[in-house]
Context: one part of a larger RNA
Molecule: small-subunit ribosomal RNA, 3' major domain
Organism: metagenome
RNA sequence: UGACGGGGACCCGCACAAGCGGUGGAGUAUGUGGUUUAAUUCGACGCUACGCGAAGAACCUUACCAACCUUUGACAUGGGACGUGUGCGAGCCAGAGAUGGCUCCUUCAUUUAGGUGGCGUUCCACAGGUGCUGCAUGGCUGUCGUCAGCUCGUGUCGUGAGAUGUUGGGUUAAGUCCCGCAACGAGCGCAACCCUUGCCAUUAGUUGCUAACAGGUAAUGCUGAGAACUUUAAUGGGACUGCCGGUUCUAAGCCGGAGGAAGGUGGGGAUGACGUCAAGUCCUCAUGGCCCUUACAGGUUGGGCUACACACGUACUACAAUGGUAGCUACAAAGGGAAGCGAAAGGGCAACCUUGAGCAAAUCUCAUAAACGCUACCUCAGUUCAGAUUGUCUUCUGCAAUUCGAAGGCAUGAAGUCGGAAUCGCUAGUAAUCGUAGAUCAGCACGCUACGGUGAAUACGUUCCCGGGUCUUGUACA
Repeated sequence: UGACGGGGACCCGCACAAGCGGUGGAGUAUGUGGUUUAAUUCGACGCUACGCGAAGAACCUUACCAACCUUUGACAUGGGACGUGUGCGAGCCAGAGAUGGCUCCUUCAUUUAGGUGGCGUUCCACAGGUGCUGCAUGGCUGUCGUCAGCUCGUGUCGUGAGAUGUUGGGUUAAGUCCCGCAACGAGCGCAACCCUUGCCAUUAGUUGCUAACAGGUAAUGCUGAGAACUUUAAUGGGACUGCCGGUUCUAAGCCGGAGGAAGGUGGGGAUGACGUCAAGUCCUCAUGGCCCUUACAGGUUGGGCUACACACGUACUACAAUGGUAGCUACAAAGGGAAGCGAAAGGGCAACCUUGAGCAAAUCUCAUAAACGCUACCUCAGUUCAGAUUGUCUUCUGCAAUUCGAAGGCAUGAAGUCGGAAUCGCUAGUAAUCGUAGAUCAGCACGCUACGGUGAAUACGUUCCCGGGUCUUGUACA
């Protein structure tokens, strides 16, 4: 100087407390361990692995296994030798296919006529490796933590390691600011500058809008028209403790008030200091070293990654009456669309099918939002709760749904009556709850990402648990 303490002082955080809803019990989905297997490819392991890499394993992917094949190779560059007849090709045979064999069509460019390019065979350099090492590395990422810290120059002090500044008194979300001080300044962080949302104005007026006027309809901005309103999207304004009162040290600030759409960082996002964990990744990519080179490389078919006594994590659905079922009936936002979205009409109980208007979309379409509301039934039961499992018949995608896809109809109707010890999230348009869309994608979503609808309770407080910050103290630790 640090680190540590079941030492001290002060402070903060959904850390506790106060509340609300869960997990842990059930069924299923999904990931992991274990076990099994020819293979169940590999990585990730407290917080910071386990719906993680994977924004989508039937083939492909695919790295794993079995079998069958290839060896200058699926791919790149260069050289030597020999041959040459170029190509969108087509057909037949064998085979699981890769591949091999045969037949047919067609008959490369340039040239100084030697060749050259191209193609084939062969040879040599080499290719190739998701093989090992993340403890050789770059890059990228997680975490402490959006915590308020981490340092430097000069000066001063100390023999020195170092100290001071950065400590102290206040204050703040903040090393934020003020005052003081052997310090004076500065840098990386904080804040602001960026995006979005909340209010207003200006400009603009179609595909969006419709107040006034006119026309028309069963009805509708449907039409003329309008530029007011809503909205769209560009430019500005607006909030700064600016004003008033109190308080503090006549400071920084804090408390209350006015005005205001918004008040003291308005809400949300992006933004992550010096560093820590030899944290993660050699399987994104790049790369040193090591290793393989008729094999640890390459191709194909099939299988596996989907196994199943069991254990754990994360979710979904429930156990019902604040509910279930049936009928009727409102109100969104944000997105996607051409090998695409697909209206209307017709068929089917339905999944879906037929046909195909319109639309590269403020125009057409996906597309009825659902919870909510109204009416009726159910009357506390393993039920008109719950839906697993199983049988059967269908639909769709796709060469192909057996291993191993999703969906629909009918039948079947399991566990489950609110969950032990323990444990998680959340402070406001939040939790809870309800649907919608997108990426990936032929098909496949209870996951992920985004969007809106309805919309709470509680916070006395900091004694305690956890994590962190500042000062101080002890130490046989570095």